[in-house]
RNA sequence: AGGGGCGUAACUCAAUUGGUAGAGUGCUCGUCUCCAAAACGAGAUGUUGCAGGUUCAAGUCCUGCCGCCCCUGCCA
Numbered sequence: 001a002g003g004g005g006c007g008u009a010a011c012u013c014a015a016u017u018g019g020u021a022g023a024g025u026g027c028u029c030g031u032c033u034c035c036a037a038a039a040c041g042a043g044a045u046g047u048u049g050c051a052g053g054u055u056c057a058a059g060u061c062c063u064g065c066c067g068c069c070c071c072u073g074c075c076a
Stems, first nucleotide, its partner, number of pairs: 001072007010025004019056001027043005049065005
């Protein structure tokens, strides 16, 4: 340099393939307990990597960047 894959909550991953983003763990509060843990109940959190485009509507489609991983190659 070329090709392919991935990027979504603090972490691990979903999202019926375009219809307006959710689960588990963790975190906070409460119940319980002498205190804690466990259990149970409640709650908070997202510029869906960034910037544009298409569309009534984009996590999903298109373009360009950024980052990570894999493969091939070039220079040294």
This is a predicted structure of a 76-nucleotide RNA (transfer RNA) from a candidate division FCPU426 bacterium. Its mean pLDDT, the model's own confidence on a scale to 100, is 81.